RNA sequence: GCUCCCGUGGUGUAGCCCGGCCAAGCAUAAGGGACUCUCACUCCCUAGACACAGGUUCAAAUCCCGUCGGGAGCA
Numbered sequence: 001g002c003u004c005c006c007g008u009g010g011u012g013u014a015g016c017c018c019g020g021c022c023a024a025g026c027a028u029a030a031g032g033g034a035c036u037c038u039c040a041c042u043c044c045c046u047a048g049a050c051a052c053a054g055g056u057u058c059a060a061a062u063c064c065c066g067u068c069g070g071g072a073g074c075a
Base pairs, nucleotide, nucleotide: 001074002073003072004071005070006069007068010028011027012026013025020058030046031045032044033043034042051067052066054064055063
């Protein structure tokens, strides 16, 4: 230098290919509450995310261009 893959709450992951389904789901962690003599367990509730910027579209996490970061291969 070229090609390919990945980037989603504190953490792990689904959704992306084939745009719309509800407020972007699940688990865990965090905070609050119930239960308990107390703690733990269990149950309920709450807050928290689409790497960045632009384009297409009635509508973008998803499609397109660019950039950034990580990884793999080739030279």
Source information:
A computed fold for a 75-nucleotide RNA from Fervidicoccus fontis, annotated as transfer RNA. Model confidence (mean pLDDT): 81 of 100. RNAcentral holds the sequence, with entries from ENA. Rfam family: tRNA. It is annotated as a transfer RNA.